A computed fold for a 72-nucleotide RNA from Candidatus Uhrbacteria bacterium RIFCSPHIGHO2_01_FULL_47_11, annotated as transfer RNA. Taxonomically the source falls in Candidatus Uhriibacteriota (Bacteria, Bacteria candidate phyla). Its mean pLDDT, the model's own confidence on a scale to 100, is 85.

RNA sequence: UCCGGGGUAGCGCAGCGGUAGCGCAGAGGACUGUUAAUCCUUUGGUCGAGGGUUCGAAUCCCUCCCCCGGAG
Repeated sequence: UCCGGGGUAGCGCAGCGGUAGCGCAGAGGACUGUUAAUCCUUUGGUCGAGGGUUCGAAUCCCUCCCCCGGAG
């Protein structure tokens, strides 16, 4: 320098044009003599950045940044 994959909640990940979700973690509660386990409820997001397309973008297009792998 070129090619491919990835960046979404504190962490691990889904979501492939139409309200951003799941698990774990966190908070509150139930249960228990207590803890753990289990169950219920619940908080938490500028979707890497900026622009474009569209009635509408996490999703499509362009540029850039970061991480992983490959080629030279």